[in-house]
RNA sequence: ACAUCAUCCAGAGCGGUCGAGGGACGGGCCCGAUGACGCCGCGGCAACCAGCGCAGCCGCGAACGCAUGCGCCAGGUGCCAAUGCCCGAUCGAUGAGGA
Numbered sequence: 001a002c003a004u005c006a007u008c009c010a011g012a013g014c015g016g017u018c019g020a021g022g023g024a025c026g027g028g029c030c031c032g033a034u035g036a037c038g039c040c041g042c043g044g045c046a047a048c049c050a051g052c053g054c055a056g057c058c059g060c061g062a063a064c065g066c067a068u069g070c071g072c073c074a075g076g077u078g079c080c081a082a083u084g085c086c087c088g089a090u091c092g093a094u095g096a097g098g099a
Stems, first nucleotide, its partner, number of pairs: 002098001004096005013042005021031003025088004043080003048076002051072005084091001
């Protein structure tokens, strides 16, 4: 880089640094020298995956295991202006497993 599936109107910011663009793309509308975006540090949000507990389809002689559901936790990701900012598109982002 590719295809698949799920989610995207909830939630969560301070400090330092840099210096002109940024919000993916087109159109709009916004953010930005009262310093945005990015990067670093610390803090936080959430719960996709992992882990743990309970229930449990199927299967089994039983145990173990397991679809799935609920809960706990916070290890791997992710996220912390605006509904993915709005509309559009053969669009994008994130997660999970896959080839």